A computed fold for a 75-nucleotide RNA from a Candidatus Omnitrophota bacterium, annotated as transfer RNA. The sequence was found in a public genome assembly. Rfam family: tRNA. By type it is a transfer RNA. About the family: Transfer RNA (tRNA) molecules are approximately 80 nucleotides in length. NCBI's taxonomy places the organism under Bacteria, Pseudomonadati, Candidatus Omnitrophota.
[in-house]
RNA sequence: GGCCCCAUCGUCUAAUGGUAAGGACAGAUGGUUCUCAGCCAUCAGAUACGGGUUCAAAUCCCGUUGGGGCUACCA
Numbered sequence: 001g002g003c004c005c006c007a008u009c010g011u012c013u014a015a016u017g018g019u020a021a022g023g024a025c026a027g028a029u030g031g032u033u034c035u036c037a038g039c040c041a042u043c044a045g046a047u048a049c050g051g052g053u054u055c056a057a058a059u060c061c062c063g064u065u066g067g068g069g070c071u072a073c074c075a
Stems, first nucleotide, its partner, number of pairs: 001071007010025004018055001027043006048064005
């Protein structure tokens, strides 16, 4: 250099192209408890970035960035 794969809340992980992006853990607040732990309720939190296709994109296509793998050349 070429080719292939991956990128979603802080972490892990769902969502058949179909109309509020969900869950678990962690976090915050409140309740329960003498306190802590535990348990219960509530809240906040993400589709890497830029375009395209489509009535509709996390999902399909192109490019960029980052990560991983295979391979060629040089030495």